Context: one part of a larger RNA
RNA sequence: CUGGGCGUAAGGCGAGUGUAGGCGGUUACUUAAGUCGGAUGUGAAAUCCCCGGGCUCAACCUGGGAAUUGCAUUCGAUACUGGGUAGCUAGAGUUUGGUAGAGGUAAGUGGAAUUCCGGGUGUAGCGGUGAAAUGCGUAGAUAUCCGGAGGAACAUCAGUGGCGAAGGCGGCUUACUGGACCAAAACUGACGCUGAGGCGCGAAGGCGUGGGGAGCAAACAGGAUUAGAUACCCUGGUAGUCCACGCAGUAAACGGUGAGCACUAGGUGUAGCGGGUAUUGACCCCUGCUUCCGCAGCAAACGCAGUAAGUGUUCCGCCUGGGGAGUACGGCCGCAAGGUUAAAACUC
Numbered sequence: 001c002u003g004g005g006c007g008u009a010a011g012g013c014g015a016g017u018g019u020a021g022g023c024g025g026u027u028a029c030u031u032a033a034g035u036c037g038g039a040u041g042u043g044a045a046a047u048c049c050c051c052g053g054g055c056u057c058a059a060c061c062u063g064g065g066a067a068u069u070g071c072a073u074u075c076g077a078u079a080c081u082g083g084g085u086a087g088c089u090a091g092a093g094u095u096u097g098g099u100a101g102a103g104g105u106a107a108g109u110g111g112a113a114u115u116c117c118g119g120g121u122g123u124a125g126c127g128g129u130g131a132a133a134u135g136c137g138u139a140g141a142u143a144u145c146c147g148g149a150g151g152a153a154c155a156u157c158a159g160u161g162g163c164g165a166a167g168g169c170g171g172c173u174u175a176c177u178g179g180a181c182c183a184a185a186a187c188u189g190a191c192g193c194u195g196a197g198g199c200g201c202g203a204a205g206g207c208g209u210g211g212g213g214a215g216c217a218a219a220c221a222g223g224a225u226u227a228g229a230u231a232c233c234c235u236g237g238u239a240g241u242c243c244a245c246g247c248a249g250u251a252a253a254c255g256g257u258g259a260g261c262a263c264u265a266g267g268u269g270u271a272g273c274g275g276g277u278a279u280u281g282a283c284c285c286c287u288g289c290u291u292c293c294g295c296a297g298c299a300a301a302c303g304c305a306g307u308a309a310g311u312g313u314u315c316c317g318c319c320u321g322g323g324g325a326g327u328a329c330g331g332c333c334g335c336a337a338g339g340u341u342a343a344a345a346c347u348c
Stems, first nucleotide, its partner, number of pairs: 003320004007302002012316001014201001016199002021194003025088007033081002035077008049065006091191001092188004096183004103177007110154001115149007125136002162169002206247006215241002220236004258315006266293002269290001272287001274285003297304002321348003330341004
């Protein structure tokens, strides 16, 4: 390279947006680049192949043909692909009216609880454990009542419920703002899909500067346990956790399942909109999301099964025995930690 693959065996980029590129609905006309056919020229000879000839045969030599799958020119064909022109509305989008939602950002605000501070009542314990001890407490703790401060998180509602591309999002109110869905019309007229690079987003932890610091808590200290105990348990406790701005760019970033479109038995729960019948109880229909079961089919099996891992198609990413190794070196990025790209020797 031709292939075969990617839920769990190696393998889907963490997830978007989008450049180049690749691919692309329907009708008519046109063109004739791709495509198909004919002709001409060329495609050296030798070699290879076929039919003959010559050395007694063969190897070898030799005549003719074929082949040289190509290129160029020219004449044609027009179904498909491409180019051009003019249309269409089934893809895509816009407008109008509604709906649901922890979607995002900012500001404000509420109650419960923990801790601390002040005061009252009150007295000898509290706390903690398997049992203890360290610790706190007669300088009055724990308990209880009142008042105050401060930070962080939002019980119930809460739901294989909802929203978001993913990460993720949960008290309440307001402002700004993104997307989705439904109904009925009107409009644009292929404006689409994917997407190498690029660009923005991206949990936790970490880093920088400045704040903040209630609770929790790496490190650390002490008490236990133990043969030891640099742990598990206990008492403390600093970074951190919180905020603003900047960096970092990784996760079992998982549905371990890339994105789009189409097709392929049923049944069922949930939640959103709309409609029909209408007895106002409900039931039925359509549509987008979501859960479970299950046929065909697929699959090594497990299982998947209209939310496919089925049947097709377009585009991208990735895999190619285990270890060495997601390492070394080099490049790029970063303040650093490190990230990313990514081998080989050797070995089984």
Notes
This is a predicted structure of a 348-nucleotide part of an RNA (small-subunit ribosomal RNA, central domain) from a metagenome. It matches the Rfam family "Bacterial small subunit ribosomal RNA". For this family Rfam cites "Crystal structure of the ribosome at 5.5 A resolution" (Yusupov et al., Science, 2001). The RNAcentral record of the full RNA draws on SILVA.